Predicted 3D model of a 75-nucleotide RNA (transfer RNA) from a Candidatus Woesearchaeota archaeon.
It matches the Rfam family "tRNA". Rfam's curators write: Transfer RNA (tRNA) molecules are approximately 80 nucleotides in length. By type it is a transfer RNA.
The RNAcentral record of the sequence draws on ENA.

[in-house]
RNA sequence: GCCCCGAUCGUCUAGUCCGGUCAAGGAUAAAGCCCUUUCGAGGCUUUGACGCGAGUUCGAAUCUCGCUCGGGGCA
Numbered sequence: 001g002c003c004c005c006g007a008u009c010g011u012c013u014a015g016u017c018c019g020g021u022c023a024a025g026g027a028u029a030a031a032g033c034c035c036u037u038u039c040g041a042g043g044c045u046u047u048g049a050c051g052c053g054a055g056u057u058c059g060a061a062u063c064u065c066g067c068u069c070g071g072g073g074c075a
Base pairs, nucleotide, nucleotide: 001074002073003072004071005070006069007068010028011027012026013025020058029047030046031045032044033043034042051067052066053065054064055063
């Protein structure tokens, strides 16, 4: 230098192929309440995310381009 893969709540992860019931789901975590003699366990509620920029489109986490970061391959 070229090619391929990946980046989503504090953490782990689903969804991307085939754009639209996604106010982005689940687990875990944290906070509050219930239950319990108390703790733990359990139940309910709340909090919180699409790496950055641009484009296409009525509509983008999803498609296109560029960039950043991480991993791999070739030279």